Predicted 3D model of a 690-nucleotide part of an RNA (large-subunit ribosomal RNA, domain II) from a Minisyncoccia bacterium.
[in-house]
Context: one part of a larger RNA
RNA sequence: GCCAACGACUUUAUGUGUAUUGCUUACAUAAAUCCUUUGGGAUGAAUGUGCAGGGAAACCGAGUGUUAAAAGCGCGAAUAAUGGUAUUACGCAUAAGACCCGAAGCCAGAUGAACUUGCCAUGGGCAGGGUGAAGUCCCGCGAAGGCGGGAUGGAGGCCCGAACCGGUUGAUUGUGCAAUAUCAUCGGAUGACCUGUGGUAUGCAGUGAAAAGCUAAUCGAAUCUGGUAAUAGCUGGUUCUCUCCGAAAUAGCUUUAGGGCUAGCGUCGAAUGUUCCUUCCGGGGGUAGAGCUACUGGAAGGUGUGAACAGGGAGAAAUCUCGUCAUACCUACCAAACUCCGAAUACCGGAAGUUAGAAUUCGGCAGUUAGACUGUGGGGGCUAAGCUCCACUGGUCAAAAGGGAAACAGCCCGAAUCUCAAUCUAAGGUCCCUAAAUCUUUGCUAAGUGCACUUAAGGAGGUGAAAUUUCUCAGACAACGAGGAAGUUGGCUUAGAAGCAGCCAUCUUUUAAAGAAUGCGUAACAGCUCACUCGUUAAGAGAUCUUGCGCCGAAAAUAAUCGGGGCUAAGCAAGGUACCGAAGGUGAGGAUGUCAAUGCUAAGCAUUGGCGUGGUAGGAGAGUAUUUAUAACCGCUGCGAAGCUCACGGCGCGAGCCGGGGUGGAGCGUUAUGAAGUAAAAAUGUUGGC
Numbered sequence: 001g002c003c004a005a006c007g008a009c010u011u012u013a014u015g016u017g018u019a020u021u022g023c024u025u026a027c028a029u030a031a032a033u034c035c036u037u038u039g040g041g042a043u044g045a046a047u048g049u050g051c052a053g054g055g056a057a058a059c060c061g062a063g064u065g066u067u068a069a070a071a072g073c074g075c076g077a078a079u080a081a082u083g084g085u086a087u088u089a090c091g092c093a094u095a096a097g098a099c100c101c102g103a104a105g106c107c108a109g110a111u112g113a114a115c116u117u118g119c120c121a122u123g124g125g126c127a128g129g130g131u132g133a134a135g136u137c138c139c140g141c142g143a144a145g146g147c148g149g150g151a152u153g154g155a156g157g158c159c160c161g162a163a164c165c166g167g168u169u170g171a172u173u174g175u176g177c178a179a180u181a182u183c184a185u186c187g188g189a190u191g192a193c194c195u196g197u198g199g200u201a202u203g204c205a206g207u208g209a210a211a212a213g214c215u216a217a218u219c220g221a222a223u224c225u226g227g228u229a230a231u232a233g234c235u236g237g238u239u240c241u242c243u244c245c246g247a248a249a250u251a252g253c254u255u256u257a258g259g260g261c262u263a264g265c266g267u268c269g270a271a272u273g274u275u276c277c278u279u280c281c282g283g284g285g286g287u288a289g290a291g292c293u294a295c296u297g298g299a300a301g302g303u304g305u306g307a308a309c310a311g312g313g314a315g316a317a318a319u320c321u322c323g324u325c326a327u328a329c330c331u332a333c334c335a336a337a338c339u340c341c342g343a344a345u346a347c348c349g350g351a352a353g354u355u356a357g358a359a360u361u362c363g364g365c366a367g368u369u370a371g372a373c374u375g376u377g378g379g380g381g382c383u384a385a386g387c388u389c390c391a392c393u394g395g396u397c398a399a400a401a402g403g404g405a406a407a408c409a410g411c412c413c414g415a416a417u418c419u420c421a422a423u424c425u426a427a428g429g430u431c432c433c434u435a436a437a438u439c440u441u442u443g444c445u446a447a448g449u450g451c452a453c454u455u456a457a458g459g460a461g462g463u464g465a466a467a468u469u470u471c472u473c474a475g476a477c478a479a480c481g482a483g484g485a486a487g488u489u490g491g492c493u494u495a496g497a498a499g500c501a502g503c504c505a506u507c508u509u510u511u512a513a514a515g516a517a518u519g520c521g522u523a524a525c526a527g528c529u530c531a532c533u534c535g536u537u538a539a540g541a542g543a544u545c546u547u548g549c550g551c552c553g554a555a556a557a558u559a560a561u562c563g564g565g566g567c568u569a570a571g572c573a574a575g576g577u578a579c580c581g582a583a584g585g586u587g588a589g590g591a592u593g594u595c596a597a598u599g600c601u602a603a604g605c606a607u608u609g610g611c612g613u614g615g616u617a618g619g620a621g622a623g624u625a626u627u628u629a630u631a632a633c634c635g636c637u638g639c640g641a642a643g644c645u646c647a648c649g650g651c652g653c654g655a656g657c658c659g660g661g662g663u664g665g666a667g668c669g670u671u672a673u674g675a676a677g678u679a680a681a682a683a684u685g686u687u688g689g690c
Stems, first nucleotide, its partner, number of pairs: 001690006011096009021086004026049003032043004053060002063075004099237002102234001106227006117201009126191001128160003131156001135152007164188003169184004203219001205215003240623006250263005264368002266365007275358001277353007289341001290339002296335003300331008311322004371397004375392006402413003417590004422586003428580003431565003437577001439576006450567002458552002462549004467544005479536005485509003490504003515530001519528002591613010624679001626676008635668002643663004648659004
């Protein structure tokens, strides 16, 4: 992991609600007693509920309490309806293990020192080698204390190193040889040494050269059993079917924030009956916007006037100028905590209309109180976030399938009762993949721009459109031919400066025209060229501005993408006509809920018509199956029960039921009613098997 079996809302008491049944001249008995065919029946009115309330009570009583009060006020009565009571069933609550499984833990009593820690008693063990303390003896020196040398001696938590004890470093191992090992290396090795046997000390206790170490593979409180089904606002699991409706992720309070309680929103029942909603009419407002010589404030420019004469600059000074502050006017503005103004919506009231699984009230039962994205108006943030917090009780998802967006909870279209090889559309599409236009009209784009969304500042004789303006057959613009001169090498400067290093001036003449020179060039000249002019030619040429579509800017990991192929339209812009396209609409035929009408054999059934039938949590309803009890079927069964099994036939919306074949070999069913150990795919479920 798979298969099989087992596996979770129970029981009792009390309360409460709904339904059913009995009685209602209110209802019911409990204990107990008697009878019994053991199924039950009879007696039993103590007692309980109801028929009257108010008050703490005495007590009073349709009233009573408060109070001085006959006042006021509180709770009642008054009218009608719902009735009262008891059993049973079901829903829920409370007390209990209380739907099931699950802690770490707490307490009590026992059991452990065969492991290990300390201690006690009594035994045992330590190859070999080295060093050479004290003491003793001999010799020498010294006046002496004493000193020196040699021999002897054999001390030490001494040295090296086996056994033994340990466990430093590395490797191996890591379903191991091993729940701590193996190999190499390493520490101690006469000592606070190691070790055998026996004894002793324990669970808030022991022991500890102290690591919270060790106390039997268990230790920041051992193990076993019990209290015990500890508790778990937490996680997981919770078993058949169909039908009707269908949420919430908000507010207040909370040692509260992943839990509760109440309200909100759901459902079921009862009551009211249009109260909901829409339209119209009538209201108040101070938001959006707008505005500000209408206030409070902010803030740019200009003009005038004034102030300080404290400032900077100029001047001998008068004074001038710059700047500062205040104020008036002009121009252009700003504001969530500004308003002379001022919508749309929303909200309140009235009238009319509409009829919806509308509204409101009371009662039973809930679930929800982690929300998500998107649009709009805002706060926080960086006008960042698939960010965060509000509002519109906007939309969708949650709890919603289908079509579109390549794929894609929250976007667009649109709400799936069932069947149909019928038809029309929505969003979105129509070259092929791929259903439908290689449709039609007019433009644009040449960049594969683009073909879903998205990319800047800046740059550019890309190209289309529109506008303003200048020149032009008296010849424009471009091209080509020719000229482009003289005073003069202007003056100054300079080694030189001649149009062309630099400074100053920039005239005059001849001219069709020609600058004291636009650029290149020379050491300086020279040389080339331009402005300007003439001719040839011949009809448009130049400048500015607005705008459409493109270009560069543009760097990432598969050739890596427009979903792909591919496309010059199958791209972009503006039109037109067709078609495709969904579980939407329509058509045909069924099922079912509910409302209305009609009929009937009437808690219901049938027909016709209207409106419905997605659904998580959850509420309500109707059924299926299992075990068992009672009764009936004068039920079935060796001419084959139950069980198991089958590409078999039929019935039911379904859970399921009936029949048939095979297997099996002894019991079993149907109907009605009752009672439950009553349904498994999940719980790292339990047990068994593989």
RNAcentral holds the full RNA, with entries from ENA. Model confidence (mean pLDDT): 83 of 100.